[in-house]
């Protein structure tokens, strides 16, 4: 230099054009003498960045950045 894959809450991931979700974690409550388990609830996201296509973009196309793998 070229090719492929990835980037979404603190962590791991889902979501293939129409309300951003799940598990774990965190916080509050219930339960318990207490803790754990269990149950209920809550907070937490510029969906890597930019501009584009579209009535509408995490999703499509382009560029950029970062990470991993392969080729030279």
């Nucleotide at each position: 230099g070229g090719g492929c894959a990835g980037u979404u809450g603190g962590c791991g991931c889902a979501g293939u054009g129409g309300u951003a979700g799940c598990g774990c974690g965190u916080c509050c409550g219930c339960c318990u003498c207490a803790c754990a388990c269990g149950c209920g609830g809550a907070a937490g996201g510029u969906c890597a960045c930019a501009g584009g296509u579209u009535c509408a973009a995490a999703u499509c196309a382009u560029g950029u950045a970062c990470u991993g793998c392969c080729c030279a």
Molecule: transfer RNA
Organism: Elusimicrobiaceae bacterium